The prediction has a mean pLDDT of 84. The RNA shown here (SAM riboswitch aptamer (S box leader)) has 134 nucleotides and comes from Rhodohalobacter sp. SW132.
RNA sequence: UUCUUAUCCAGAAAGGUUGAGGGACAGGCCCUGUGAAACCUUAGCAACCGGUUCCGGCAGAGAUGCUGGAAUGUUAGGUGCUAAAUCCUGCCCGGAGUGAUUUAUCAAAUAAUCAGCUCAGGGAAAGAUGAGAU
Numbered sequence: 001u002u003c004u005u006a007u008c009c010a011g012a013a014a015g016g017u018u019g020a021g022g023g024a025c026a027g028g029c030c031c032u033g034u035g036a037a038a039c040c041u042u043a044g045c046a047a048c049c050g051g052u053u054c055c056g057g058c059a060g061a062g063a064u065g066c067u068g069g070a071a072u073g074u075u076a077g078g079u080g081c082u083a084a085a086u087c088c089u090g091c092c093c094g095g096a097g098u099g100a101u102u103u104a105u106c107a108a109a110u111a112a113u114c115a116g117c118u119c120a121g122g123g124a125a126a127g128a129u130g131a132g133a134u
Stems, first nucleotide, its partner, number of pairs: 002133007013042005021031003025090004043082003048078002050075001051072009086126001091123003095119004099114004
């Protein structure tokens, strides 16, 4: 770099250096000299991986190994994270409300249509992070 897979409405910030941007992309909406981003220090959150303990399955004479599950952060480990739901929307689907058009005529009901608007939802895409592979 690419691929596979799991998760993404919870949670958790102070200080120092520095000085203008940042929230992936686009649109929106936000954050920001009451200090952006980055780096450093300390702290914290979480529990993906590892560790430890327990239960089961398989292999083994056994030691033990492999494997599935549960618990555990007082577990000195490896990552990650610490504004807003991945900040919201983006592509597709159906639902509710509303509007427009047609039905349509003097006017309406009714029915149908809609790449109109609003609301909440489901799925995908993209992205992020872990683990495994490459």
The organism belongs to Rhodohalobacter, within Bacteria. It matches the Rfam family "SAM riboswitch aptamer (S box leader)". About the family: The SAM riboswitch is found upstream of a number of genes which code for proteins involved in methionine or cysteine biosynthesis in Gram-positive bacteria. Its family is annotated with regulation of gene expression in the Gene Ontology.